[in-house]
Bacterial RNase P class A from an Actinomycetota bacterium, 372 nucleotides, folded computationally. The prediction has a mean pLDDT of 78.
């Protein structure tokens, strides 16, 4: 110049004029003046969790989640980084990554003889009988026996590969060779990873099937709680007050206790808080391979409540189309013209992962080609 791979950023600016909100100040009020006002995902409601009620303690089952190994975090089903396993040519991507003789139970259509302590379709070999041959031997039949080495089926059919044996085979045995499993030894924190040794031990896959084993977890949820006005009406049954109802999804034990529950009825639905200073943001220095974390310094950035946070002008940027000039082209230039400018909207807050996104920029890394 081209392709790929991973990361990161912006996503509209400026100026006027009008309008909205909240806070502050000044006013008796209207009202003025100042600051600030919607995201990178505010979505989705998958996860953690601050925080707030109830439970508040001890064994247990049940549901549920995660699942290499070490780190981070307040925490996770998140992030880092190493291992292991597949894709690529790499740079990178991906992974429901403990367990299948280590508890136990299932599923592999079709095809194929047979798909789990297998099994014989075509063949091989022997035993008997005909025929031919001097004879080695060759061909046909039927039964009975042995055999999985050689074909076929399939995604997969008792490990390869050379032999030595046999009547023919075969890990029946031998040598290399792969896989398993056990011990050792060197690195590593550890998953592991290489090496040697010993052992004929050798049909697999699936646990993202049930299921085993390991760690982990109380429930609800700001419409949560708190307070403050208003206003109002309780009856009725059952159970239960120390022989104890109730009180996290169940059991037990412990604690707490005079209410508890079902039916019928009456009032309220106003307002104040909860409500934004935070596991905040940013810069700056240490450690860290990195997630991170420690010290320092600055900064306050919305808080509505039927629900602000905008409307219009112009200009600037951005990108596509096309006009004019220069220019060989590529490419410059002009007060050139016209068009478009994405996904999308706070309601307690953080921290994440998943999702959409017109269009621009910026950085490393890989791979090819050509030049030097």
């Nucleotide at each position: 110049a081209g392709g790929g791979u991973c990361g990161c950023c912006c996503g509209g600016g400026u100026c006027a004029c009008c309008g909205c909100g909240u806070u502050a100040u000044a006013g008796a009020g209207a009202u003025a003046u100042a600051c600030c006002g919607a995201g990178g995902a505010a979505a989705g409601u998958c996860c953690g969790g601050a925080c707030u009620c109830c439970a508040a303690u001890g064994a247990g089952c049940a549901a549920g989640a995660c699942g290499g190994u070490g780190g981070g975090u307040a925490a996770u089903g998140c992030c880092c980084a190493c291992c292991c396993g597949g894709a690529g040519a790499a740079a990178u991507c991906c992974g429901c990554g403990g367990g299948a003789a280590u508890a136990g139970u299932g599923c592999c259509a079709c095809a194929g003889a047979a798909a789990a302590u297998a099994a014989a379709c075509c063949g091989c070999c022997u035993c008997u009988u005909c025929g031919a041959g001097u004879a080695a031997u060759c061909g046909a039949a039927a039964u009975a026996g042995g055999u999985a080495a050689g074909g076929g089926u399939g995604a997969a059919a008792c490990g390869g590969u050379g032999g030595u044996g046999u009547a023919a085979g075969a890990g029946a045995c031998c040598a290399c060779c792969a896989g398993u499993a056990u011990u050792c030894a060197u690195a590593g924190c550890a998953a592991u990873a290489u090496g040697a040794a010993u052992a004929g031990c050798u049909a697999g896959g699936u646990a993202a099937a049930c299921c085993c084993c390991g760690u982990c977890u109380g429930g609800a949820g700001c419409a949560a709680g708190a307070c403050c006005a208003u206003g109002c009406a309780g009856a009725u049954a059952g159970c239960g007050u120390u022989u104890g109802a109730a009180c996290g999804g169940c059991u037990c034990a412990a604690g707490u206790g005079a209410g508890c529950u079902a039916u019928c009825g009456g009032g309220u639905a106003g307002g104040u808080u909860g409500c934004u200073u935070g596991a905040a943001u940013c810069u700056g220095u240490a450690a860290g391979u990195a997630a991170u974390u420690a010290c320092a310094g600055a900064u306050c950035u919305a808080g509505a409540u039927g629900g602000a946070u905008g409307g219009u002008g112009a200009u600037c940027c951005u990108u596509c189309u096309u006009u004019c000039u220069c220019g060989c082209a590529a490419g410059a230039g002009a007060u050139g013209a016209g068009a478009a400018g994405a996904c999308a909207g706070a309601a307690u807050c953080c921290g994440g992962c998943u999702u959409a996104u017109a269009g621009g920029g910026c950085g490393a890394c890989u791979c090819u080609u050509c030049u030097u």